[in-house]
Context: one part of a larger RNA
RNA sequence: GCCAACGAGUUUACGUAUAUUGCCAUGUUUAAUUCCGUUCUACGGAAGAAGGCGCAGCGAAAGCGAGUCUUAACAGGGCGUUACUUUCUUAACUUGCAGUGCACACUUCGGUGUGUGUUGCGAGUUACGAAUAGUUAGCAGUAUGCGUAAGACCCGAAACCAGAUGAGCUUACCUUGGCCAGGGUGAAGCCCCGCGAAAUCGGGGUGGAGGCCCGCACCGUUGAGCCGUGCAAAACUCUCGGAUGAGCUGAGGUAAGGAGUGAAAAGCUAAUCGAAUUUGGUAAUAGCUGGUUCUCUCCGAAAUAGUUUUAGGACUAGCCUCUCGUGUUUCUUUUUGGAGGUAGAGCACUGGACGAUCGUGAAAGGGAGAAAUCUCGCGCGAUCAAUCAAACUCCGAAUGCCAAAAAGUAAGAACGAGGGAGUCAGACUGCGGGGGCUAAGCUCCGUGGUCGCAAGGGAAACAGCCCAGAUCGCCGUCUAAGGUCCCCAAAUGUAUGCUAAGUGUGUAAGGUAGUCAUUAUCCAUUGACAGAUAGAAGGUUGGCUUAGAGGUAGCCAUCCUUUAAAGAGUGUGUAACAACUCACUAUUCGAGGAUCGUGGCGCCGAAAAUUUACCGGGGCUAAGCAUGCUACCGAAGACGCGGAUUUAUACAUUUUUAAUGUAUGAGUGGUAGGAGAGCAUUUCUUGCAGCUGUGAAGGUCGAUCCGUGAGGACGACUGGAGCGCAAGGAAGAGAUAAUGUUGGC
Numbered sequence: 001g002c003c004a005a006c007g008a009g010u011u012u013a014c015g016u017a018u019a020u021u022g023c024c025a026u027g028u029u030u031a032a033u034u035c036c037g038u039u040c041u042a043c044g045g046a047a048g049a050a051g052g053c054g055c056a057g058c059g060a061a062a063g064c065g066a067g068u069c070u071u072a073a074c075a076g077g078g079c080g081u082u083a084c085u086u087u088c089u090u091a092a093c094u095u096g097c098a099g100u101g102c103a104c105a106c107u108u109c110g111g112u113g114u115g116u117g118u119u120g121c122g123a124g125u126u127a128c129g130a131a132u133a134g135u136u137a138g139c140a141g142u143a144u145g146c147g148u149a150a151g152a153c154c155c156g157a158a159a160c161c162a163g164a165u166g167a168g169c170u171u172a173c174c175u176u177g178g179c180c181a182g183g184g185u186g187a188a189g190c191c192c193c194g195c196g197a198a199a200u201c202g203g204g205g206u207g208g209a210g211g212c213c214c215g216c217a218c219c220g221u222u223g224a225g226c227c228g229u230g231c232a233a234a235a236c237u238c239u240c241g242g243a244u245g246a247g248c249u250g251a252g253g254u255a256a257g258g259a260g261u262g263a264a265a266a267g268c269u270a271a272u273c274g275a276a277u278u279u280g281g282u283a284a285u286a287g288c289u290g291g292u293u294c295u296c297u298c299c300g301a302a303a304u305a306g307u308u309u310u311a312g313g314a315c316u317a318g319c320c321u322c323u324c325g326u327g328u329u330u331c332u333u334u335u336u337g338g339a340g341g342u343a344g345a346g347c348a349c350u351g352g353a354c355g356a357u358c359g360u361g362a363a364a365g366g367g368a369g370a371a372a373u374c375u376c377g378c379g380c381g382a383u384c385a386a387u388c389a390a391a392c393u394c395c396g397a398a399u400g401c402c403a404a405a406a407a408g409u410a411a412g413a414a415c416g417a418g419g420g421a422g423u424c425a426g427a428c429u430g431c432g433g434g435g436g437c438u439a440a441g442c443u444c445c446g447u448g449g450u451c452g453c454a455a456g457g458g459a460a461a462c463a464g465c466c467c468a469g470a471u472c473g474c475c476g477u478c479u480a481a482g483g484u485c486c487c488c489a490a491a492u493g494u495a496u497g498c499u500a501a502g503u504g505u506g507u508a509a510g511g512u513a514g515u516c517a518u519u520a521u522c523c524a525u526u527g528a529c530a531g532a533u534a535g536a537a538g539g540u541u542g543g544c545u546u547a548g549a550g551g552u553a554g555c556c557a558u559c560c561u562u563u564a565a566a567g568a569g570u571g572u573g574u575a576a577c578a579a580c581u582c583a584c585u586a587u588u589c590g591a592g593g594a595u596c597g598u599g600g601c602g603c604c605g606a607a608a609a610u611u612u613a614c615c616g617g618g619g620c621u622a623a624g625c626a627u628g629c630u631a632c633c634g635a636a637g638a639c640g641c642g643g644a645u646u647u648a649u650a651c652a653u654u655u656u657u658a659a660u661g662u663a664u665g666a667g668u669g670g671u672a673g674g675a676g677a678g679c680a681u682u683u684c685u686u687g688c689a690g691c692u693g694u695g696a697a698g699g700u701c702g703a704u705c706c707g708u709g710a711g712g713a714c715g716a717c718u719g720g721a722g723c724g725c726a727a728g729g730a731a732g733a734g735a736u737a738a739u740g741u742u743g744g745c
Stems, first nucleotide, its partner, number of pairs: 001745006011150013027053003033047006057064002067079004083135003086131003090127017153291002156288001160281006171255009180245001182214003185210001189206006218242003223238003257273001259269003294678006304317005318423002320420007329413001331408008344395001345393002350389003355384007365376004426451010456467003471643004476639003482633003485618003491630001493629006504620001510604003514601005520595004531588005537561003542556003567582001571580002644668011679734001681731008690723002698718005704713003
């Protein structure tokens, strides 16, 4: 790693909600315990009224009680107060119809009308009573959801406490033993000689000291290599330190867990040490990580607010679901009426900032001047002109919000009560803003969308962009975004222009006589523009200045004349002149030209690292760009045909709190999560005169049948002794995942 088996919301008690069963106000229920029966181990039946809950509440309580508490109160207030429907009897009242007595009025003399009394039938209201009726209330059982207490869905700490076991490893010490080749150095002391008055000193010899020197054994382990699934859970090779000492070492003993021992490194205390090992408390606790097992159907979130020793946790609210109730209360549009101070705008307030003028102030500014003073600047105020503002407003929208009315809408709308949740890390994108650099795939708000929880088509690829929301099937049709030369489905479509840059197919300031369109002002066959030829003069070298200043250093002035025209001169140039040139004019030439702008598409600006690499590729002069038009392609969208299912309505049938069928309408993406309906496994009860050696369970196959599915049949082979179906009960009840556990390979 693979395969197989095992592996996680359980049980008890209490509470609560829902469903259901029994009894029901003469309420309901038994507990311990006892007796009987039995399939012999817990069940069934009976007794047991002790107790609980309910039938009455109020008060803190004593207590009182349909009331009670507060209070001085008989006031007020708080919390409470067995009822309701239907039917029947009786009584009272009102009233309708029909019959009838009396009185009055009218009369067509048949009768009719009004008032009043009475009888029968009927209706309504109120009151007492009854019910063989029902509801409201209640108790108990069962099931399910949730909560609380418990190990409480499962696995997982590091730790804490208690008792034991350890010093055959290692640390220190005690007792008793053992070991240290060889070589070197040559202390004290002693002896001799010498100097000296002596102490002492010098020399020679002898001697053999030392945590002395070199170096085996022995002990250690400095550096490097090697090894690093090793020879080895620390070795090997070379090198290196100590090697008579605080040396090394054998045996026996002593000291231990908050304790020992320690030439001290928190070292060592049996491959374990900032508190050993082991057993127990113990299933410690874990707001943390991981895992949590069959199917189908309906609905379907949140990543927000407040509070929190709170911020990756929790509670309440918000948003989801289920049940019951109210019933249009919802939503949209229009109209009407409101509140408001945003966008914009403005300067009337509050402030900022710019220019001018005036006034005023200065102890302190710069310049000129001897000074007076002048000039520039500075502060404050006023006026004028032109401006700026989230914390300015004389003004002031659009949207949005509130209310009413009307119309439309009938939705998995709205609101209320109750059961169950999950969510509290959000992401990008459009718009309005704060922070930041009008930086960020940045951060924080508001308001929409999508993703989250959404598949499909487009954007080459690409959660958050564009289009569009997948119930299932179909080798049918039409479209959306986006496309139609080939890859690649569909136009080498059409009309009019533009682009020449492969622009398209990456970018700015800035630059551009690239090209197209257009506005305006001018010149032009009485000849423009460009070019060529000729002229470009005289007063005069204007005046000043100056060494000089002659058009051309500088200053002032800038006239007149001749002329077709010619500046007291546009540049080059000279020391100054000269020379060249321009403006200006004529001739030649022969048709458009000059200039200021605006718009479209281009061009330059444009340098990067593995490989072209900034159209997805080929490639394209349109297959690029702009504006139209007509076709077509294009999705799980819409439509068509058929099937399933949820829900609403209507009808029908039946085993009528429901199911089935038919018709019509609306639906059927989905994480967390809520709700519903089922499949399978083990076992128990009852039934099937069930199946089975004429072959059970199990296993291996199947292209067959049934079911939406979990699954169930059937057949073949294998296997060799038990097993099923129906209706119910109860659970050790479903595994691709937990560095899961065990086994096999």